A computed fold for a 109-nucleotide RNA from a soil metagenome, annotated as SAM riboswitch aptamer (S box leader).
[in-house]
RNA sequence: CUUAUUCAGAGUGGUGGAGGGAAAGGCCCUUCGAAGCCACAGCAACCGGUUCCGGAAAACGGAUCGCUGGUGCUAAGUCCGGCUCCCAAUCGUUGGGGGCAAAGAUAAG
Repeated sequence: CUUAUUCAGAGUGGUGGAGGGAAAGGCCCUUCGAAGCCACAGCAACCGGUUCCGGAAAACGGAUCGCUGGUGCUAAGUCCGGCUCCCAAUCGUUGGGGGCAAAGAUAAG
């Protein structure tokens, strides 16, 4: 940089000792112990692999299995966040729903 996904799911212990949730702001978590690190456990199924089906095919596609494989993840929707449309209440505004975008995250290339 490209493509796909992004309202699902899954935590204990040790160590550590004050921050953390990417970004203004909001809101939240945290000395009843933050980040980081270690161990074990778990979740998911992107890649790899298994099995079955389609197929001329070892191409390609669909389904399937959690596999002593490669990553990832385990508070809150990616916590909310920008633009726009609809509905309800409304002085400002608030709540609910739809669409689009940007950024981030993860995977594969």
Description:
Its Rfam family is "SAM riboswitch aptamer (S box leader)". Its family is annotated with regulation of gene expression in the Gene Ontology. Of the family's consensus pairs, 97% are formed in the model.